[in-house]
RNA sequence: CGGCGGGCUAGGCGGGGGGCUAGCGGUCCCCUGUAACCGGAAAUCCGCUACACGCCGGGCCGAAGCCGGGGGGCGGCGCUGGAACCUCGCACCGCCCGGUUCCGGGCGCGGAAGUCCCGCCCCGCAGGGUCGGCGGCGGAGGGGCCCCGGCCGGAGGGUCGGGGAGAACCUCCCUUGCCUGCUGAAUCCCCCAGGGGCGGAAGUCAGCAAGGGUGGGCAGGACGCUCGGCGCUUGCGGAAAGCGGGAUGGAGCCUGAGGGGCCGGUCAACGGUGCGCGGGGAAGGCGUCCACCUCCGGCGCGCCCGCCG
Numbered sequence: 001c002g003g004c005g006g007g008c009u010a011g012g013c014g015g016g017g018g019g020c021u022a023g024c025g026g027u028c029c030c031c032u033g034u035a036a037c038c039g040g041a042a043a044u045c046c047g048c049u050a051c052a053c054g055c056c057g058g059g060c061c062g063a064a065g066c067c068g069g070g071g072g073g074c075g076g077c078g079c080u081g082g083a084a085c086c087u088c089g090c091a092c093c094g095c096c097c098g099g100u101u102c103c104g105g106g107c108g109c110g111g112a113a114g115u116c117c118c119g120c121c122c123c124g125c126a127g128g129g130u131c132g133g134c135g136g137c138g139g140a141g142g143g144g145c146c147c148c149g150g151c152c153g154g155a156g157g158g159u160c161g162g163g164g165a166g167a168a169c170c171u172c173c174c175u176u177g178c179c180u181g182c183u184g185a186a187u188c189c190c191c192c193a194g195g196g197g198c199g200g201a202a203g204u205c206a207g208c209a210a211g212g213g214u215g216g217g218c219a220g221g222a223c224g225c226u227c228g229g230c231g232c233u234u235g236c237g238g239a240a241a242g243c244g245g246g247a248u249g250g251a252g253c254c255u256g257a258g259g260g261g262c263c264g265g266u267c268a269a270c271g272g273u274g275c276g277c278g279g280g281g282a283a284g285g286c287g288u289c290c291a292c293c294u295c296c297g298g299c300g301c302g303c304c305c306g307c308c309g
Base pairs, nucleotide, nucleotide: 001309002308003307004306005305006304007303008302011061012060013059014032015031016030017029018028022049023048024047025046026045037058038057039056040055065299066298067297068296069295070294071293072292075289076288077287078286079285080284085279086278088276089275090274091273092272093271094270096265097264098263099262100261101260102259103258104255105254106253107252114248115247116246117245118244119243120242122238123237124236125235126234127233128232129230130229131228132227133225134224135223138173139172140171141170142169145164146163147162148161149160150159151158152157178221179220180219181218182217183216188213189212190211196205197204198203
């Protein structure tokens, strides 16, 4: 002096941008690296002061590395720049509406448009027809009915008087308020078989069912009514120009939806374009800080022990 092994020291175990701050580092956000750490605290915060490039504690590697400049380059920041996009306003166009024209369809000399007449349709007024709706008056007399009382009779009962009620049976007035059939009211009327009451009897009385009626119900008819509906109809008047018929006329006429052209209207909404106010911030430009890579330069590559050459 060199090699190998062991121990040690310097050093390394990331860096940068933004934010924060008087400023630096950290906790926060972002970018980007290495073969290469762990735990704890820290925004009215933690550690610091230009020697600021963290603090507290633990661990690994360990002579490795560190610094400056040029170029490339990720990313950020400042200034500039103003695109896309959004809102609002204005203008124009479209959409929308109207007119005209063309495309398309159809009618027409077997007669288009236009004009006139008639009928249908529509409206009004006055009738008819028909089908419905609604409706069932009031009173007088007599008889009968119900209640009360007097007198007579031995009973049943007879007789007289008074009062009451909505009809029943008869007659009459009035009304549209009537007619026919069926049905039928425990507590309506008449009549009342049978049975029952009174009586010596003659007789008389109450009275169920059936029957005859009334009120009520149903159906039909007639009548009445400030009622209503029409696949009906008459007359008069009108409206309208849709349909049909006739006359005249003598060559044009009509047209659904859609599309094109032109003219105009409107623009409430919607769409497009342009301009403007505002918002918004892309690309780009200038400056600056730069992870990482690369080139150049500078500094550093140490100390102790053992063994071998």
A computed fold for a 309-nucleotide RNA from a Hadesarchaea archaeon, annotated as Archaeal signal recognition particle RNA. It matches the Rfam family "Archaeal signal recognition particle RNA". Rfam links the family to the GO terms SRP-dependent cotranslational protein targeting to membrane, signal sequence recognition and signal recognition particle, plasma membrane targeting. Clan: SRP clan. The family's RNA type in Rfam is non-coding RNA gene.